[in-house]
RNAcentral holds the full RNA, with entries from ENA, Greengenes and SILVA.
Predicted 3D model of a 500-nucleotide part of an RNA (small-subunit ribosomal RNA, 5' domain) from an uncultured rumen bacterium.
Context: one part of a larger RNA
RNA sequence: GGAUGAACGCUGGCGGCGUGCCUAACACAUGCAAGUCGAACGGAGUGGAUUCUUCGGAAAACACUUAGUGGCGGACGGGUGAGUAACGCGUGGGUAAUCUGCCUUACACAGGGGGACAACAGUUGGAAACGACUGCUAAUACCGCAUAAGCCCACAGGAUCGCAUGAUCCGGUGAGAAAAGAUUCAUCGGUGUAAGAUGAGCCCGCGUUGGAUUAGCUAGUUGGCGGGGUAACGGCCCACCAAGGCGACGAUCCAUAGCCGACCUGAGAGGGUGAUCGGCCACAUUGGGACUGAGACACGGCCCAAACUCCUACGGGAGGCAGCAGUGGGGAAUAUUGCGCAAUGGGGGGAACCCUGACGCAGCAACGCCGCGUGAGUGAAGAAGUAUUUCGGUAUGUAAAGCUCUAUCAGCAGGGAAGAAGAUGACGGUACCUGCAGAAGAAGUCCCGGCUAACUACGUGCCAGCAGCCGCGGUAAUACGUAGGGGACAAGCGUUAUCC
Numbered sequence: 001g002g003a004u005g006a007a008c009g010c011u012g013g014c015g016g017c018g019u020g021c022c023u024a025a026c027a028c029a030u031g032c033a034a035g036u037c038g039a040a041c042g043g044a045g046u047g048g049a050u051u052c053u054u055c056g057g058a059a060a061a062c063a064c065u066u067a068g069u070g071g072c073g074g075a076c077g078g079g080u081g082a083g084u085a086a087c088g089c090g091u092g093g094g095u096a097a098u099c100u101g102c103c104u105u106a107c108a109c110a111g112g113g114g115g116a117c118a119a120c121a122g123u124u125g126g127a128a129a130c131g132a133c134u135g136c137u138a139a140u141a142c143c144g145c146a147u148a149a150g151c152c153c154a155c156a157g158g159a160u161c162g163c164a165u166g167a168u169c170c171g172g173u174g175a176g177a178a179a180a181g182a183u184u185c186a187u188c189g190g191u192g193u194a195a196g197a198u199g200a201g202c203c204c205g206c207g208u209u210g211g212a213u214u215a216g217c218u219a220g221u222u223g224g225c226g227g228g229g230u231a232a233c234g235g236c237c238c239a240c241c242a243a244g245g246c247g248a249c250g251a252u253c254c255a256u257a258g259c260c261g262a263c264c265u266g267a268g269a270g271g272g273u274g275a276u277c278g279g280c281c282a283c284a285u286u287g288g289g290a291c292u293g294a295g296a297c298a299c300g301g302c303c304c305a306a307a308c309u310c311c312u313a314c315g316g317g318a319g320g321c322a323g324c325a326g327u328g329g330g331g332a333a334u335a336u337u338g339c340g341c342a343a344u345g346g347g348g349g350g351a352a353c354c355c356u357g358a359c360g361c362a363g364c365a366a367c368g369c370c371g372c373g374u375g376a377g378u379g380a381a382g383a384a385g386u387a388u389u390u391c392g393g394u395a396u397g398u399a400a401a402g403c404u405c406u407a408u409c410a411g412c413a414g415g416g417a418a419g420a421a422g423a424u425g426a427c428g429g430u431a432c433c434u435g436c437a438g439a440a441g442a443a444g445u446c447c448c449g450g451c452u453a454a455c456u457a458c459g460u461g462c463c464a465g466c467a468g469c470c471g472c473g474g475u476a477a478u479a480c481g482u483a484g485g486g487g488a489c490a491a492g493c494g495u496u497a498u499c500c
Stems, first nucleotide, its partner, number of pairs: 001500004006496005013372006019365002021330001026328003030325003035072003040069002043066005050059003079283003088208008098200002103196007111145001113143002120135006151176001153174003157170005181188002209255003216246003221243004226238003258280004262273004285306005308319004336362001338361003344358001345356004375405004385396004409441001411436005419427001444489005449470003455484005465472002
C1' cells in the first nucleotide's frame, strides 16, 4: 500500500447493487416451512332439477366437501460444518463387477378367478396418547390360475472377439415369473423385454496440514479355498488352511482441519483464506438399528437406549429450529415472529387448481462497493468577530454579507410502466416523466517534532499526559491540554484485529 462476513470511537444527506451469529453442532415459547389426486375405491355429509305422495314424507339425476383404503411425492428443495487427514475432495481413468422411479423410442401383451382389511355399525378399555373385540364392504390394495415375442435359471453345442477373470451372438431341451382399470370417449393409465437419457454405486493412478520431544504397528490382521450376503467386486461376513501385511520414500500415534471452483495479495513465482455464489462430502439432541422404497439406513418417518424439557387421574404419554421468522444465553459483534405465489423452479393432478419461509420482494444495519448532493457566478469598505502582534499591522479572507442565478437529491402536486404468452403483479401508485416552490433540509473525522503533507499563542512544569518507531514533558514544549491557523481524506474518518 492492498484486503475483510469485521468490531470499537466520533460523525452521518440520498440512491443503486450486494452482504449480514465468524462465538454455544447451546437450549428453545409461538406461527408457518410437504403435500396432492374424487378421472383408482367404497362410504358419509351439504345443496338439489325431477318423480311419487296417505301431504307427514319418501326416492333421486347432478354439483360440491371429504375422514379412510389406494397412488405418486415426503431420498428433491432448504440448513449446518460437529465429525472426517479419508478414494472424503480434486483430477484422470475403469466397471468384461453394477443399479436407475418419473421421461423418450421400439416390440409384444392385458384372458379368467378368489379371499380379505380399513372406513362404517355395535360393544368395550384408557385421564390422555391411543387402542381391543364382533359383524359388513370396494378398488388401479392383496393372492392364485392361464398365456410368454422377449426375459431368468439349468444342461449340452456352434461362431466371433478381448490384456485377463471372460464377453457377445445363434439356434435346441426342460423348469419359472406379468398385467388394471378410469373416463366428460378427447384421452390418461397397466405388464414384459430391449435401447436411450438422467441419476447413482463401486474400483484404481496422482495430488491433498503440522509434529520423530510419536518408531515400531497389525489378529479378520495379510493371503488362499469354499460358502453366505449385495444391484455389484471385495475379509464385506463366516468356516477351514497358510503366516503373512504396513513402516525413515515416515507406518502407528497425537494435534489441527470439511474439500474444490474460487477469493485476497503479489510483476510473477509464491504466500494466505475456503463468508456470500456454484460442485462434492458429512451431519440432523447423543449413540445404535433396520423397515418401506427405483432411490434412505431417511432434518420436519419408525424402533431401542441415554440426557434434557413438557403433560399426567402416577397407570402412562409427548417432543427435537444445524428450515423461515422469533426468544433466552454466549459474545466485541451480526436483521422482520413482514408481503406474495405475480415471476422462475419444484411436488401432486387429465385439467381447473392446490401446496411451496425454495424463490420473488419489502423491512432493519454506512457492513461493503459504486454514483450523487450539501450550491453556482459576482462581490475589497479587504466589514464585524476571533487569533496574533514589534501595536504599524498580519491572518481567517472572496470567505461572509450584498447582488444575480440554478434545482441534482430531499419536499408538494399530476400522470404512470416493463416485468405477463389469453387471464393473473406481491413488489407498488414503485421506477420513471411533467409541473411547482424556495439556497433552502444535508460535513465531519484524523493529523500538524522526524519518518510524513501541515505552526503559532496560552496553560502545565519529568506533573498531567503523549507515543507506530525514534522519542517528548524537570518554566520560553511547533511532540502534553486548549484556542486560532493549516494539512489529508470525505458521508465518512480514525483505531484495533487478521492476511499478503